[in-house]
Molecule: transfer RNA
Organism: Culicoidibacter larvae
RNA sequence: GCGAUCGUAGUUUAAUGGUAGAACGGAAGCUUGCCAUGCUUCGGGCGUGGGUUCGAUUCCCAUCGAUCGCUCCA
Numbered sequence: 001g002c003g004a005u006c007g008u009a010g011u012u013u014a015a016u017g018g019u020a021g022a023a024c025g026g027a028a029g030c031u032u033g034c035c036a037u038g039c040u041u042c043g044g045g046c047g048u049g050g051g052u053u054c055g056a057u058u059c060c061c062a063u064c065g066a067u068c069g070c071u072c073c074a
Base pairs, nucleotide, nucleotide: 001070002069003068004067005066006065007064010024011023012022013021018054026042027041028040029039030038047063048062049061050060051059
């Protein structure tokens, strides 16, 4: 330099054009004499910038980052 895959919540991950879910973790409450367990509720996210579309996490382009492979040079 070229190519492939990937980037979603604090962590691990789903969804793939039509309100972004789950588990663990966090907060509050209930339960308990206290703790733990259990139950309920709450908060928190689509790497960034553009484009297409009535509508983009999803499609297209660029860019940043991670991993892997290939190639060239001193």